[in-house]
RNA sequence: GUGCCCGUAGCUCAGUAGGAUAGAGCGAUAGUUUCCUAAACUGUAGGUCGGAGGUUCGAUCCCUCUCGGGUACG
Numbered sequence: 001g002u003g004c005c006c007g008u009a010g011c012u013c014a015g016u017a018g019g020a021u022a023g024a025g026c027g028a029u030a031g032u033u034u035c036c037u038a039a040a041c042u043g044u045a046g047g048u049c050g051g052a053g054g055u056u057c058g059a060u061c062c063c064u065c066u067c068g069g070g071u072a073c074g
Stems, first nucleotide, its partner, number of pairs: 001073007010026004019057001028044005050066005
């Protein structure tokens, strides 16, 4: 330099042949329970879906550029 893969909550990840409020587990936090803690159960918060632009009535999803990480080739 070129090709390919990944980037979604604090962490690990799912998701979608474009459509209704963007999800799970762990973690955080509040409550119930307990003499206390843990465990268990119930609730709550937490996201510009890496960034910008485009297509579209509508984009996390499609297209272009770009940033970061990985990988193959040179």
This is a predicted structure of a 74-nucleotide RNA (transfer RNA) from Paenibacillus sp. FSL H7-0331. RNAcentral holds the sequence, with entries from Rfam. The coordinates come from a structure-prediction model, not an experiment, and the mean pLDDT is 81. Rfam family: tRNA. About the family: Transfer RNA (tRNA) molecules are approximately 80 nucleotides in length. Gene Ontology term of the family: triplet codon-amino acid adaptor activity.